Molecule: transfer RNA
Organism: Candidatus Endomicrobiellum incisitermitis
């Protein structure tokens, strides 16, 4: 330099046009002599970042920027 995947909660992945979710992690309860564990409840995300298509954009489509593979 080509080309091709992936950027979504603090981690670790889902969702692939119609108001973002799950598991750990974390706060509170409830149990217990107490501590874990399991067992209810709940906090937390302007979906990498600029733009185009659409009534409607994490979704599709271009630039860019991280990351990771593959030719060279």
């Nucleotide at each position: 330099g080509g080309c091709g995947g992936c950027g979504u909660a603090g981690c670790u992945c889902a969702g692939c046009g119609g108001u973002a979710g799950a598991g750990c992690a974390g706060a509170g309860g409830a149990c217990u002599c107490a501590u874990a564990a399991g067992c209810c409840u709940u906090u937390g995300g302007c979906c990498g970042u600029a733009g185009g298509u659409u009534c409607a954009a994490u979704u599709c489509c271009u630039g860019c920027c991280g990351c990771c593979g593959c030719c060279a």